[in-house]
């Protein structure tokens, strides 16, 4: 300089003029409310609801089946499908990146078309042997042919009627056993054995572990409105119901289930200060985790945060000239023009994942290539 | 707030225990009845590679995972 990776952050700033919600204050009022003034006012994803946990209630949450979730080893975290670190495997010349990455010698089921045969053994074509009525029939054989995504280990020799791990070397690959390194995932090495056992578990299915169920419309309190009928069961010989897919088992229980009719659409809690954030030190390769200091800025309930002007940072794009260097190339400043812009909006809260997103800064590593 | 479904030719849907993407209507090209259309009947043709992205697998509409639109339910 060009080209890639990976990884952190920005998401306009101050000024003015109108505008909107809470909430405070002063007025003014027909008591509904208005008018002024003042503080505060959305995000990295506030999103998708994919995952986890907090709080609420329901036996302080209990057993069994059934379900569903995770699935390579350690570790971090309040949890986990989420982070970091390592190990396998695949990519890529490299930085790097991907992986639902546990079991296919517990079972079961599939494996189209081709092909002789698709999983346990079988034999089209050839090859060799006997017969032969010359058309073929019987037996060996998988080395050779040719399908296929995938054909019972390759390579080379022994041997043989022809052939084969039948038998030898040496590779590959599996499996038992000891050795050495690692917490381990697993690496490396020796020796033995049958000579070799296909694929799929994001197909049932098996193992190991996790998983009570709802959800802030939870759940709680006040205030207002109404009419009540009909069936059924049933009050300790217990109906309902907590409790959701059933079984148990516990608790609550005198009224409850079902139809048809009627009422009501207000108000407060919850409700934001919390596994919070920032910045220094120490541990730890890191995720994180301890200590010290500072800070806290939304709480709306049919749902507020916007619009225009002005000025600059910034940024494109021309331009002319300086300056430093042997040299590839670097650099301050000026000058005209242009540019304020995307995704998207809290609704109980909080950790993660995923999706979108104009334009941009800043750093770490890699490969070319050119100068010295 | 919690739960489902759905997506294929230009329309409406089939293929769903993985195996040639198209079985059907509608519409569309021809032909035949008709004096001419309709409406009836014969034929015929495929412009999609299954909404997008990526995985698993010899193979993927189909399974698996993220996403994008649409629909519906229930407090």
């Nucleotide at each position: 300089u060009g080209a890639g990776u990976c990884g952190a952050c920005c998401g306009g700033a101050c000024g003015g003029u109108c505008g909107c919600g809470u909430c405070g204050g002063u007025g003014c009022u027909c008591c509904g409310g208005c008018a002024c003034c003042g503080c505060c006012g959305a995000g990295g994803a506030a999103a998708g609801u994919c995952c986890g946990g907090g709080c609420u209630c329901c036996a302080c949450a209990g057993g069994g089946c059934a379900g569903g979730g995770u699935g390579g080893u350690g570790g971090c975290c309040a949890a986990c499908a989420g982070c970091c670190a390592c190990c396998c495997g695949g990519g890529g010349u490299g930085a790097c990146c991907c992986g639902c990455g546990g079991g296919a010698c517990a079972g079961u089921g599939c494996c189209a078309c081709a092909g002789a045969a698709a999983a346990c053994a079988g034999a089209c074509c050839g090859c060799c042997g006997g017969c032969u009525u010359c058309g073929g029939c019987c037996g060996g054989u998988c080395a050779g042919g040719g399908u296929g995504a995938a054909a019972c280990g390759g390579u080379g020799g022994u041997g043989u009627a022809a052939g084969a791990g039948a038998c030898c070397a040496c590779c590959a690959g599996c499996g038992a056993u000891c050795c050495g390194g690692g917490u381990g995932a697993c690496c490396g090495g020796a020796u033995c054995g049958g000579c070799u056992c296909g694929g799929u578990a994001a197909a049932c299915c098996c193992c190991a572990c996790c998983c009570g169920g709802a959800g802030c419309a939870a759940g709680u309190c006040c205030a207002g409105a109404c009419a009540g009928u009909g069936u059924g069961c049933g009050u300790u010989c217990g109906a309902g119901g907590g409790c959701g897919g059933c079984c148990c088992g516990c608790c609550c229980g005198a009224g409850u289930a079902c139809a048809c009719g009627g009422g009501u659409a207000g108000g407060a809690c919850g409700c934001u200060g919390g596994a919070g954030g920032c910045g220094g030190c120490c541990g730890g390769c890191a995720a994180c985790g301890g200590u010290c200091g500072c800070c806290c800025g939304a709480g709306a309930u049919g749902g507020a945060u916007g619009a225009c002007c002005g000025u600059c940072a910034u940024c494109c794009g021309g331009g002319a000239a300086c300056c430093g260097g042997c040299g590839a190339c670097g650099g301050c400043g000026c000058c005209c023009g242009g540019u304020a812009c995307a995704c998207a909006g809290g609704a109980c809260c909080c950790g993660g994942c995923u999706u979108a997103c104009a334009g941009g800064u800043c750093g770490g590593c890699u490969c070319a290539u050119c100068c010295c | 707030g919690c739960c489902c479904c759905c997506g294929u030719g230009g329309c409406c849907c089939a293929a769903c225990u993985g195996g040639c993407a198209g079985a059907g209507g509608c519409a569309g090209g021809c032909g035949a009845c008709u004096u001419a259309a309709a409406a009836u009947c014969g034929c015929c043709a495929a412009c999609g590679g299954u909404g997008c992205g990526g995985g698993u697998u010899c193979g993927a509409u189909u399974c698996c995972c993220g996403u994008c639109g649409g629909g519906g339910g229930c407090a």